[in-house]
């Protein structure tokens, strides 16, 4: 000087499941019922590794997920949205 990763910002694309009954009742909200979905979030969970313990076996912890629960959210539309691609705008002419 320069690429490459991250994270965060901006763009695109993005699934599922009642526009469900009643309350004067289009949506949205509020009660009060029956009935779903998993892809914000969270809950829970293995082996291998890796820590303590023991002379050794062996025992205790520690850690995933698109599984799992359905806590929350959600079941026209919009909103949101895990996750994918692009951008170089930012950390950062930092760090090697």
């Nucleotide at each position: 000087a320069a690429a490459a990763a991250a994270u965060a910002c901006u763009c695109u694309g993005g699934a599922g499941a009642g526009u469900c009954u009643u309350g004067u009742u289009u949506a949205c909200u509020c009660a009060a019922g029956c009935g779903c979905c998993g892809a914000a979030g969270g809950u829970g969970u293995a082996a291998a590794g890796c820590g303590g313990u023991u002379u050794a076996a062996g025992c205790c912890g520690c850690c995933a997920a698109u599984c799992u629960c359905u806590c929350a959210g959600g079941c026209a539309a919009a909103a949101g949205g895990a996750c994918a691609g692009a951008g170089c705008u930012a950390u950062a002419u930092a760090g090697c």
Molecule: Glycine riboswitch aptamer